[in-house]
Context: one part of a larger RNA
RNA sequence: GAACGAACGCUGGCGGCAGGCCUAACACAUGCAAGUCGAACGAGAAGCAGGAGCUUGCUCCUGUGGAAAGUGGCAGACGGGUGAGUAACGCGUGGGAAUAUACCUAGAGGUACGGGACAACGCCGGGAAACUGGUGCUAAUACCGUAUAAGCCCUUCGGGGGAAAGAUUUAUCGCCUUUAGAUUAGCCCGCGUUAGAUUAGCUUGUUGGUGAGGUAAAAGCUCACCAAGGCGACGAUCUAUAGCUGGUCUGAGAGGAUGAUCAGCCACACUGGGACUGAGACACGGCCCAGACUCCUACGGGAGGCAGCAGUGGGGAAUAUUGCACAAUGGGCGCAAGCCUGAUGCAGCCAUGCCGCGUGAGUGAAGAAGGCCUUAGGGUUGUAAAACUCUUUCACCGGUGAAGAUAAUGACGGUAGCCGGAGAAGAAGCCCCGGCCAACUCCGUGCCAGCAGCCGCGGUAAUACGGAGGGGGCUAGCGUUGUUC
Numbered sequence: 001g002a003a004c005g006a007a008c009g010c011u012g013g014c015g016g017c018a019g020g021c022c023u024a025a026c027a028c029a030u031g032c033a034a035g036u037c038g039a040a041c042g043a044g045a046a047g048c049a050g051g052a053g054c055u056u057g058c059u060c061c062u063g064u065g066g067a068a069a070g071u072g073g074c075a076g077a078c079g080g081g082u083g084a085g086u087a088a089c090g091c092g093u094g095g096g097a098a099u100a101u102a103c104c105u106a107g108a109g110g111u112a113c114g115g116g117a118c119a120a121c122g123c124c125g126g127g128a129a130a131c132u133g134g135u136g137c138u139a140a141u142a143c144c145g146u147a148u149a150a151g152c153c154c155u156u157c158g159g160g161g162g163a164a165a166g167a168u169u170u171a172u173c174g175c176c177u178u179u180a181g182a183u184u185a186g187c188c189c190g191c192g193u194u195a196g197a198u199u200a201g202c203u204u205g206u207u208g209g210u211g212a213g214g215u216a217a218a219a220g221c222u223c224a225c226c227a228a229g230g231c232g233a234c235g236a237u238c239u240a241u242a243g244c245u246g247g248u249c250u251g252a253g254a255g256g257a258u259g260a261u262c263a264g265c266c267a268c269a270c271u272g273g274g275a276c277u278g279a280g281a282c283a284c285g286g287c288c289c290a291g292a293c294u295c296c297u298a299c300g301g302g303a304g305g306c307a308g309c310a311g312u313g314g315g316g317a318a319u320a321u322u323g324c325a326c327a328a329u330g331g332g333c334g335c336a337a338g339c340c341u342g343a344u345g346c347a348g349c350c351a352u353g354c355c356g357c358g359u360g361a362g363u364g365a366a367g368a369a370g371g372c373c374u375u376a377g378g379g380u381u382g383u384a385a386a387a388c389u390c391u392u393u394c395a396c397c398g399g400u401g402a403a404g405a406u407a408a409u410g411a412c413g414g415u416a417g418c419c420g421g422a423g424a425a426g427a428a429g430c431c432c433c434g435g436c437c438a439a440c441u442c443c444g445u446g447c448c449a450g451c452a453g454c455c456g457c458g459g460u461a462a463u464a465c466g467g468a469g470g471g472g473g474c475u476a477g478c479g480u481u482g483u484u485c
Stems, first nucleotide, its partner, number of pairs: 001485004006481005013357006019350002021315001026313003030310003035074003040071002047064008081268003090193007099185002104181008112146004121136006152161003166173002194240003201231003206228008243265004247258004270291005293304004321347001323346003329343001330341004360390004370381004394426001396421005404412001429474005434455003440469005450457002
């Protein structure tokens, strides 16, 4: 000098764009953040209309209606958060072969015949609750069997195995098998990837083989047997620290430091472990077990997980609203209408940063007053003010009023912009002035009070302390502190 997710002190007019818990991966009240489909299925509350009964304001029947719940499908593995762990094929880069892939696209071939249940619901129970037992009825694109097999899988090449689901407004939408693609994901390898030797030896599924199991898939991935290997001063092992990268900051560069925001990958979801379902998870707002913690309890037993968005307590030098909308972009479901979406789009708060603008312009004295200094003559503040003549950016008031949306639909928002109006009107501070370093005098103080980045100032004439006048620098900021180069 530059930089910052900064903080602190003094000060503070406006706008645009960005950014905003770096600390306790500490604990969380409350609300919301993942649903959707009636064109898969059974059943169907309230309400409305009509009718009947009568006990005259209730009951029943029919139609309409479609709530809440249930079976089933798809989605909840995305999107959003955090950086605890991890020194690792985790990441980066370049290769590889032994794989899977819902939805999507293209091609080929099918969609036949049957069966038995379980929820919901009714009845009877248990429990304080969470919830749950028994029994009876029932539908399906839920479940099961048979048939068929172009292609598919296995094969000792003889053969063996295996599928489907319907709905409808008659336009279609689906379902099954298979081939190819696309996309995504899993796996393996070369190279690169912090510090410490005051860590020198480490390893027994360890290293390799055979066989078997296992996986979507190669493999000690697992197991049995056999062999005794494998790694290491080119730093194994251990310890400490740390998410990695594109990038960011600095620097002429080489390099050094760093990894906020945005983007890619990874890991995690109260702590530890486990599997289930599924194309995909060993699953943040799913399940089970154990633990700590919090809450409810009738003491028998239960409920919970903000490192989602807001918000609270706590910690801290320090970091925002319990906002609006699905209008746009995107996502899920649905034929669609549409529903959901704290993703997202916006608004609110904060000079946290960057950028832009303003706080007026012109004329105006041999120079007012006041202040300060003075050699008492004067000098300086200073064209500065006043005064006169103008202008109206921004802010303010009134009117008008978008684009973003395509036929409709705009949260933002009566916003941006435009037009008109009034009036210099509402808008300047901070640090410094001994040298480094730009800017000097007076008064007070008297090694005191104090200053200080370094050198150093202060003990009676202090340009270094405090005040004043004057001056210098930057400017809605200016200084200080911290950190990096």
Predicted 3D model of a 485-nucleotide part of an RNA (small-subunit ribosomal RNA, 5' domain) from an uncultured prokaryote.
Its Rfam family is "Bacterial small subunit ribosomal RNA".
The coordinates come from a structure-prediction model, not an experiment, and the mean pLDDT is 88.